Transfer RNA from a Minisyncoccota bacterium, 72 nucleotides, folded computationally. Model confidence (mean pLDDT): 81 of 100. Its Rfam family is "tRNA". Its family is annotated with triplet codon-amino acid adaptor activity in the Gene Ontology. By type it is a transfer RNA. About the family: Transfer RNA (tRNA) molecules are approximately 80 nucleotides in length.

RNA sequence: UCCGGAGUAGCUCAAUGGUAGAGCAGCUCGCUGUUAACGAGAAGGUUCCAGGUCCGAGUCCUGGCUCCGGAG
Numbered sequence: 001u002c003c004g005g006a007g008u009a010g011c012u013c014a015a016u017g018g019u020a021g022a023g024c025a026g027c028u029c030g031c032u033g034u035u036a037a038c039g040a041g042a043a044g045g046u047u048c049c050a051g052g053u054c055c056g057a058g059u060c061c062u063g064g065c066u067c068c069g070g071a072g
Stems, first nucleotide, its partner, number of pairs: 001071007010024004018055001027041004048064005
């Protein structure tokens, strides 16, 4: 320098172009001698950045940034 992949909640990951969710962690409550386990509930998001297309973009297109892999 070129090619490919990835970037979404604290972590691991979902999400046919049509209200962004789950598990775990954390919080509150229940359960009990206490903790753990278990049960219930609530909360938690500028979907890496900037544009474009579209009635509508996490998703499609362009450029950029970071990480991983490959080629030279």